[in-house]
The RNA shown here (Bacterial RNase P class A) has 354 nucleotides and comes from Rhodoferax sp. LS1R11. The model forms 97% of the base pairs in the Rfam consensus. It matches the Rfam family "Bacterial RNase P class A". It is annotated as a ribozyme. Rfam links the family to the GO terms dimeric ribonuclease P complex, tRNA processing and ribonuclease P activity. The RNAcentral record of the sequence draws on ENA. The gene name in the source record is rnpB. Lineage of the source: Bacteria > Betaproteobacteria > Burkholderiales > Comamonadaceae > Rhodoferax.
This record gives sequence, structure tokens and C1' cells, in this order.
RNA sequence: GAAGCCCGCCAGACUGUCGCUGGUGCAAUCUGGGAAACCAGGCACUGGAGGAACGUCCGGACUGCAUAGGGCAGCGUAGCAGCUAACGGCUGUCCACUGAAAGCCCGCCGCGCAAGCGGUGGAUAUAAGGUGAGGAUCAGAGCAACAGAGACGAGUCGCACAAGGGCAACUUUGUGCGGGUGAAACGGGCAAUCUCUACGCGCAGCAAUACCAAGUAGGCCAACGUUGACGGGGCCCCCGGAGUUGGCGGGUAGGUAGCACCGAGCUGUUGGGUGACCAACAGCCCAGAUUAAUGACAGUCACAUGGGGGGCAACUCCCAUGCACAGAAUCCGGCUUAUCGGUGGGCUUCACAC
Repeated sequence: GAAGCCCGCCAGACUGUCGCUGGUGCAAUCUGGGAAACCAGGCACUGGAGGAACGUCCGGACUGCAUAGGGCAGCGUAGCAGCUAACGGCUGUCCACUGAAAGCCCGCCGCGCAAGCGGUGGAUAUAAGGUGAGGAUCAGAGCAACAGAGACGAGUCGCACAAGGGCAACUUUGUGCGGGUGAAACGGGCAAUCUCUACGCGCAGCAAUACCAAGUAGGCCAACGUUGACGGGGCCCCCGGAGUUGGCGGGUAGGUAGCACCGAGCUGUUGGGUGACCAACAGCCCAGAUUAAUGACAGUCACAUGGGGGGCAACUCCCAUGCACAGAAUCCGGCUUAUCGGUGGGCUUCACAC
């Protein structure tokens, strides 16, 4: 320098005007809404989307049901070793497959005295990298298009030999060998078919759940029930257990917490580890509703594309258009998918120079 790969980062900037929403402090103890619980209102300061907030696919935290216990069924995972709160995620490594228009090798053509160079075609193995539903087919079952006599079941194409039958042609049984077909021919294959093995999973989900306030009722009818109804979200054991279910009739559908700063938290430094990751120290506090906020308009600049002009050139001026994907809703860790553009780093092969 050429080619091929891999991993990151950013996700427009500023100004003005008008708004929306959370928090803290101060003041008043007032005003408004409401039956109440509670909510809102002033001033000042201050916070306010993402790398995927998407999907809701996987794993956890948290909450209730028994501090969720045993078995069956069901579901999930699968080389080996590790990371982690956990995982189907991630890291390292083994194996298999894949991986170049480079190189090596071969053929042809052209140039050259030659060494060699260039072009073109073929063949081959690999690099970085990529992919893998990579336990088990001497426990059992199931499956295999076409071709082929025969395809996992019985039995059978040709030849030879032996034994039996038959006057004979021939035939039955057994053993051995062989051609052809085919991916595969009695030796195997497939577990991404059931199955087996090992490990894991109780069920439901923030509309979880707890509390406050109001209101009506605590009535009627039927069924079941301590000889256990019903509940523990498949079944049994087991545990709890005195009410449960359906219909009629009557009411409420408001508020607070959960929930948003203390966390598997973020940033930096140092140390350990090949790495995922871990530890110590220092600093920081970082959105949050259900009326569902995070915006709108104007201007300037940046970036990209197209057109035009100027300049020897580097470059510069003007105009137009565009500026992605998308938007929190209990919270985290992953994965998948979408994405205009910009930008940084690393690895491998080959060529050249020193």
C1' cells in the first nucleotide's frame, strides 16, 4: 500500500419567544376541589428519554399464595472449563463444517536475450473471521425419496459347494462368494421423531400487593360441607381449613404507598485474571406520570446530496432539498429486530522498501 474481517464511540450545536412535568427550600396555615381520604394553587433553585426506551423472547429482584415440602405428569437446557444474582446470556478452549478476485501449483496467451513480468483459466489447502438444536442409537420403538431383486421388515438377483426331494427339467434348506443400483446393502445412519441420561423449573404476576376513605348489604333462594366443602392456578400426597359456589336484589369503581437517590447504581484510578469478570479507593445522585410531561415556533451554524459561480490549485461563495430508527410506565441483566450519517481502534493474508 491492496484486499478481507472484527470491535467500539457519537446520535446535531447555540440563541430568542411561548409552554409541559418531577423534586427541594421558603412563606401563608390561607384559597380552591372533594362526602372523606387526599389533591391542587405562590416565589426561588433545580432534574426531565434511548442505543435500542422497541419487541415482550430468555433470566432475575420484588409481591401474594404455606419461609413453597415430596412424587407423577409437563416444560426447558445439553462438548469441556469458567463468569454471573440468574440465564437459553457472556468468556476461553476442543471438535466438525465453512472461509480470498491474495499467495503456492498447473495450463494457455503476450512481452523479454535471459532471470522474470503481465493477462487469463483451472485445481488445492488454508489465514483473520463466521456457523453449530456438537450427551446417548450394544435399553426399546420409529423413519429413509429416486434407482434397485431387496431399504432396516422379512426375505432375496447371480454363481459355487453340501444335504434332501424328483425319471428329468427343476426345486427346498444351509454355507460361502460376486455384479449392479444407491447417500446408505446386515453393517450402519437419523435423537431438529418418540425415547433414555444428567441438570434446572411450585403457580401467578405491579391491573402483583398493602393501607386509607366512602358507600350499600351483612338480606332472599338453591347446592355442597368437620364422614372435610373450599383454597394452595395440571393430578396425587401433604398443608391450611369453616364456610364455599351459583342466582336475585343493593352498592363502590376514589386516594396513598409499592415507585424512582442508595441501587446486582454511575464515573474515574489502581491491582488481579488470556478473557467474560472481580477487588480496593475516590467522587457522584441521574426522568417518572395515569389531566400520562420530556414540546412548539423563529433564526444562525454544522453535516450530507444535487445544481450554479469564482480560483492554476488547496479551497471558497450562492441556491434547493434532506438531517435516521424510534419514544420510558415496577425495576434490573441479556438476546433479537430497526437505524440518515459521522468517527476511532484492532486482527489476518499478500506486495514493496529499509